[in-house]
Molecule: transfer RNA
Organism: Candidatus Lindowbacteria bacterium RIFCSPLOWO2_12_FULL_62_27
RNA sequence: GGGCGCAUAGCUCAGUGGCAGAGCACAGUCCUGAUAAGGCUGGGGUCGAAGGUUCGAUACCUUCUGCGCCCA
Numbered sequence: 001g002g003g004c005g006c007a008u009a010g011c012u013c014a015g016u017g018g019c020a021g022a023g024c025a026c027a028g029u030c031c032u033g034a035u036a037a038g039g040c041u042g043g044g045g046u047c048g049a050a051g052g053u054u055c056g057a058u059a060c061c062u063u064c065u066g067c068g069c070c071c072a
Base pairs, nucleotide, nucleotide: 001071002070003069004068005067006066007065010024011023012022013021018055026042027041028040029039030038048064049063050062051061052060
C1' cells in the first nucleotide's frame, strides 16, 4: 500500500429500514437470624465520526477514525 471483518449500556453480545434490547454488573426492595442464591423494581445509550439515500437510518451507500485478520 491492497483486501476482508468488527465498533450498539460498565462488560459480553443480540437487533439489520418504523418505540433501542438481553445476560452479567450496579442501586433499591422482598425473602433470611445473617449471608449466598432467588423474586420484584429501577438507573444507565450522541448505536465510533461526518456526509448521502429515504416520509423515516443503529441498519443501506460514501468518506474518515480505531481495532483485528490476510496479502504484498